[in-house]
Molecule: Bacterial RNase P class A
Organism: Candidatus Nanopelagicales bacterium
RNA sequence: CGAGUCGACCGGGCGGCCGCGGCAUCGGCCAGAUGUCGAGGAAAGUCCGGACUCCACAGGACAGGGUGAUGGGUAACGCCCAUCCGGAGCGAUCCGCGGGAAAGUGCAACAGAGAGUAGACCGCCACCCCUUCGUGGGCGGUAAGGCUGAAACGGUGGUGUAAGAGACCACCAGCAGUCGGGGUGACCCGAUUGGCUAGGUAAACCCCACCCGGAGCAAAGCCAAGAGGUUGAUGCACAGCAUUGACUGCGCGAGCGGUUGAGGGCGGUCCGCCCAAGUUCGCGGGUAGGCUGCACCAGGCUGCUGGCAACAGCAGUCGCAGAUGGAUGGCCGUCGCCGGUGCAACCGGCACAGAAUCCGGCUUAUAGGUCGACUCGUUCC
Numbered sequence: 001c002g003a004g005u006c007g008a009c010c011g012g013g014c015g016g017c018c019g020c021g022g023c024a025u026c027g028g029c030c031a032g033a034u035g036u037c038g039a040g041g042a043a044a045g046u047c048c049g050g051a052c053u054c055c056a057c058a059g060g061a062c063a064g065g066g067u068g069a070u071g072g073g074u075a076a077c078g079c080c081c082a083u084c085c086g087g088a089g090c091g092a093u094c095c096g097c098g099g100g101a102a103a104g105u106g107c108a109a110c111a112g113a114g115a116g117u118a119g120a121c122c123g124c125c126a127c128c129c130c131u132u133c134g135u136g137g138g139c140g141g142u143a144a145g146g147c148u149g150a151a152a153c154g155g156u157g158g159u160g161u162a163a164g165a166g167a168c169c170a171c172c173a174g175c176a177g178u179c180g181g182g183g184u185g186a187c188c189c190g191a192u193u194g195g196c197u198a199g200g201u202a203a204a205c206c207c208c209a210c211c212c213g214g215a216g217c218a219a220a221g222c223c224a225a226g227a228g229g230u231u232g233a234u235g236c237a238c239a240g241c242a243u244u245g246a247c248u249g250c251g252c253g254a255g256c257g258g259u260u261g262a263g264g265g266c267g268g269u270c271c272g273c274c275c276a277a278g279u280u281c282g283c284g285g286g287u288a289g290g291c292u293g294c295a296c297c298a299g300g301c302u303g304c305u306g307g308c309a310a311c312a313g314c315a316g317u318c319g320c321a322g323a324u325g326g327a328u329g330g331c332c333g334u335c336g337c338c339g340g341u342g343c344a345a346c347c348g349g350c351a352c353a354g355a356a357u358c359c360g361g362c363u364u365a366u367a368g369g370u371c372g373a374c375u376c377g378u379u380c381c
Stems, first nucleotide, its partner, number of pairs: 001377010012335007020038007040352001044363002047361005052216004059271004064212005069083005084098001085096004099207002104205002106201002121146002123142003127138003154172006173197002175194008220292004228248009250284007263275004297319001299318008336350005
């Protein structure tokens, strides 16, 4: 200098004019004034996990769903960190639906003899026959050589054989057993025995192991209001009406049910269990406004300690939106970045994109810029 790999950050700032929302203070507490704060790294997708709120907690069986190497982190997870195994890469690094194929079922086009206790097309060998002497025919042995294919039932070399073959032998690979060493563990290394050689696919069905209450801030509470009803008090023209307070929560009709249990509940189904005297449907009518939840918490930042790390502990410091027909904006100037361009003037452009109960992740989108570490190549000293 070039090419790459991994990680982190910014993605707008400043000023002026006008306009919004929250909070605090002041205010004949009205109007308004002052101060201060005000949309993200993904706020997105709604894919996981929770916090929180309410309901239930009685179980059993079956079905369903999720996860799938080991150890650690975390409130938890399908997330993160480290390690192991396998694969890709010269490498930094990256990838993995990472338990089981000798429980069973299935799948693998075409080609090929044959694709899993497969296979005899071309071949090799023994014997016999014919003889047209031919690369012929018959029968038996064989799977070492060749072909096909992504993949052909271990590999190389020898012994042996009619020709061959783990048939036998040596070495190697895999598998299984035993022993030793290292490691928390997955696993790794070594020795030894065995001729045992049992392909791929489970992101196919399946088997195995572990895990799994429901609903959701439109959760859930409080106040107000309402047609009608019950009741107290007061007043009056006293069979009643009016005002006011408290409790309750409408009218008509129909079905089922009232302990022989309607209806409701227990993630799905069945059994079983629990609550229960009302409940369900149709038609018509009345009210639906405000407050809490609602922003102080698994919070941010800085430092120290421990740890390879994720992260944890301690100390200090900060308070960073809370709308609800839904605020955080518009204009101007200037700075910044990119392009026209090697420089300037000038011109143009500046990504993806808006909180709605909150948090931890994952995934997706993203103009441009900055920083750090590492790998490979080239050149110079």